[in-house]
RNA sequence: GGCGCCGUGGCGAAGGGGUAACGCGAUGGUCUGCAAAACCAUCAUGCGUGGGUUCGAGUCCCACCGGCGCCU
Repeated sequence: GGCGCCGUGGCGAAGGGGUAACGCGAUGGUCUGCAAAACCAUCAUGCGUGGGUUCGAGUCCCACCGGCGCCU
């Protein structure tokens, strides 16, 4: 230098055009003599950044940034 894959809450991880699952965790609550456990509720102003397409983009397209791998 070329090519490919990946980037989604504090962490892990789904979702492949129609309002972002799940687990861990955190906070509040129920329960308890106090805890633990269990159960309930809440936690993404928006998916690496900037543009584009579309009625509508996490999802498609372009560029860039970062990580990993392969080739030379």

The RNA shown here (transfer RNA) has 72 nucleotides and comes from a Candidatus Sungiibacteriota bacterium. Rfam family: tRNA. Its family is annotated with triplet codon-amino acid adaptor activity in the Gene Ontology. The family's RNA type in Rfam is transfer RNA.